[in-house]
Context: one part of a larger RNA
This record gives sequence, structure tokens and C1' cells, in this order.
RNA sequence: CUGGGCGUAAAGGGUCCGUAGGCGGCCCUGCGAGUUAGGUGUGAAAGUCUGGGGCUCAACCCUGGGAAUGCAUCUAAUACUGCGGGGCUUGAGGGCAGCAGAGGUUGGCGGAAUUCCCGGUGUAGCGGUGAAAUGCGUAGAUAUCGGGAGGAACACCAGUGGCGAAGGCGGCCAACUGGGCUGUCACUGACGCUGAGGGACGAAAGCGUGGGUAGCAAACCGGAUUAGAUACCCGGGUAGUCCACGCCCUAAACGAUGGAUGCUAGGUGUGGGUGAGUAAUCACCUGUGCCGCAGCUAACGCAUUAAGCAUCCCGCCUGGGGAGUACGGUCGCAAGAUUGAAACUC
Repeated sequence: CUGGGCGUAAAGGGUCCGUAGGCGGCCCUGCGAGUUAGGUGUGAAAGUCUGGGGCUCAACCCUGGGAAUGCAUCUAAUACUGCGGGGCUUGAGGGCAGCAGAGGUUGGCGGAAUUCCCGGUGUAGCGGUGAAAUGCGUAGAUAUCGGGAGGAACACCAGUGGCGAAGGCGGCCAACUGGGCUGUCACUGACGCUGAGGGACGAAAGCGUGGGUAGCAAACCGGAUUAGAUACCCGGGUAGUCCACGCCCUAAACGAUGGAUGCUAGGUGUGGGUGAGUAAUCACCUGUGCCGCAGCUAACGCAUUAAGCAUCCCGCCUGGGGAGUACGGUCGCAAGAUUGAAACUC
């Protein structure tokens, strides 16, 4: 270096954009760099490899032939790759007309419920559990009616429903805004795919500054339970959960399945759209589920949304422990993150 792999055995980067690089549609044409063929030169000797000969055999021995990747140059070929020129439309993009949607950001509004406050009715309990107790209540609680304050979350609709690259997104309205899908075109004409570095985004928890705090609730304090109970159960309760701005950058960030393109039986459900039809319905495009053939798989299973058949590009794996540790570097306010060993041991 080649060879093997990555759903569950070790192994897909959390996600996207994109630099270098790698790879790249159809037709004509020029060059002939790569490529191929032939010739010439070189590739010293020894050594290596090898058909032969010689030391009585053999050898690290002797001998004389051959081979030798390669390099240079000349001639030739032009299918493929490349470079240059011209053209094309199917890849990609664009115009126009529509469609669906919890996609994002900001502002406003709404009702139910919990809690607290005020007032009315009312009286001896309430609450909680396996059973209790702590707790609350005659300074009038719980229950109930009326009024008010405030914060957070949006029941039903709700669905193997929808949208988003992922994280994720759910009351209503408006403004701003991203993407997707369908139809159509007489537009551009390969503008593409991937993507080391890099950049941006990135649940929860956590951090900084300021605000907010109804409910819930790490820590903490009580009550129980228990041999003990630094728990499970109960009563309280602070960070936090919420908002703004700035950090952190992790995850069972999961489909444990990287991205792109083409090809390979069907059946059935569902979201969006287009066309035909009065309609039921049917066909097609696109998304999302289930079942299942070939094929694949160690099996489980996957199976046009592939884990099938192929091509291109990136990431990653190489026995268990030590260890995602130490050291060093980079990043961070910190917590820590990232990169990431070895001794030793089985």
C1' cells in the first nucleotide's frame, strides 16, 4: 500500500452551509498531456531472479548467457481521461400561476385552571396516607358565591396528522420572513454532487448581568417508614423552571442507519396538489405509515423512505480493562468541552 467493515457485534461526524480537493450529462471537433504499441539509448561491475556449464556432490563458491520495475528520446494510435473550441437539454437553476403547513422572528389579544388578596354565606374541621404524623384552622380554615392581582402553560380539535437541515415547533390575530409541493414556459445552458480545514445553528442542565416568580421543584428543613433511611411516601421550600442580552456546545443530539444519483414484484392506509368525471371514483406527481417478493443479513430483520444492485465524495472502526483518563494544545468566566495516549493487566 492492497484486502474487511460501520441498524443491534468496534465503527455515521448532532445538523446544515461552504473553501481547497476528489468526482462529474449528451453530440461534434482540435491537441495528443495521461494512456497504449513499436524502435533506440540508458539502467556499470558485483549482488538478486533465472534456462546452462565448472569445482568428485553442494554452497555463502567460480563462470558465461538471459531477465529486470524504471528513466530519457523517436515514431505511431486516439477509444477512454484531460486541455482548448463549438453545439444540445434530460441534471441543476429560473420566470409565471397556484396550494398545504405547531417552519422562524416580533407585537397584540383570549378563556379555563392553580395560587394569593378583599368582601359575603357558613362552622369544626381541613389536608394527607398503606396507615399516620408533621402542616393548615375558632385571630374563623376547608367548602361555596362575588370582586381583584399576578405568573406560567395553552384542555377538546389531535391523528404511525403537519412543518423544519437537525435541535425542535401546538390557544387566537397581525406584521416581517425561510423552505417545500403542483401546474405551465417559447428562459439560462452542466451553472452539478460531495466536502479535509472553516463558518453558522444546536434539547435539557449549567454560567454572567438585569428583570420576573403563579404552579412545580434539585439543595435544604420537618413528618413518616426502617435495624438504619443522608431514599422511595407526606408537609414545607431556595436555586432553577419564565423574559432580555451574552456565554456554554453536550445527549440513548436515535431511524442507534452520512450525503447525492440511477436501477430493482406487488398490496394496503394516510397528508398536499394536478388532471378526467355531475358525482362516487380513477390516474399521475410529492410526502408519510404498515404488510410483503426477489435480493441482502450471523440472526433479528431490511425490503422503491433498502440494511437490495451500482457509481462518486466525506466521516469513522481495528480485542476487554486502564480511559474518553493523564500529559500537552485549543476553546471557556467557571462548570467543563474538544483533541487524545502509555505503562500495566486479562
Predicted 3D model of a 346-nucleotide part of an RNA (small-subunit ribosomal RNA, central domain) from a soil metagenome. The coordinates come from a structure-prediction model, not an experiment, and the mean pLDDT is 88. RNAcentral holds the full RNA, with entries from SILVA.